[in-house]
The RNA shown here (SAM riboswitch aptamer (S box leader)) has 102 nucleotides. Its mean pLDDT, the model's own confidence on a scale to 100, is 80. Its Rfam family is "SAM riboswitch aptamer (S box leader)". Its family is annotated with regulation of gene expression in the Gene Ontology.
């Protein structure tokens, strides 16, 4: 980097260093942002393996709780492909995350 498959309208900062951009690709939009953008620590948050503890039809629920990975503005910030209705609302596509495979 490839395949499979779950989720993705919830949750998380009066904090330290730093110093200018950031919100996946493209397009178009419309936020944020020196009242401090993106990075890094520290904290939290609990999505998925894992621990613990209850329960065991396959197993399920409780637990931030050991750990491993993620995450910590807005719906994955909207939209763009198709359906159906004209407003939205389904579905898909692509992307994010965990597990798992070869």
């Nucleotide at each position: 980097a490839c395949c499979u498959u779950a989720u993705c309208a919830a949750g998380a900062g009066u904090g330290a260093c730093u110093g200018a951009g950031g919100a996946a690709a493209c397009a178009g939009g419309u936020c944020c942002u020196a009242u401090g953008a993106a990075g890094u620590c520290c904290g939290g948050c609990a999505a998925c393996c894992u621990g613990a503890c209850a329960u065991u039809u396959u197993u399920u629920g409780u637990u931030g709780a050991u750990g491993g990975u993620g995450c910590u503005a807005a719906a994955u910030c909207c939209u763009g492909c198709g359906g159906u209705a004209u407003u939205a609302c389904c579905g898909a596509g692509a992307g994010a995350u965990g597990a798992g495979g070869a």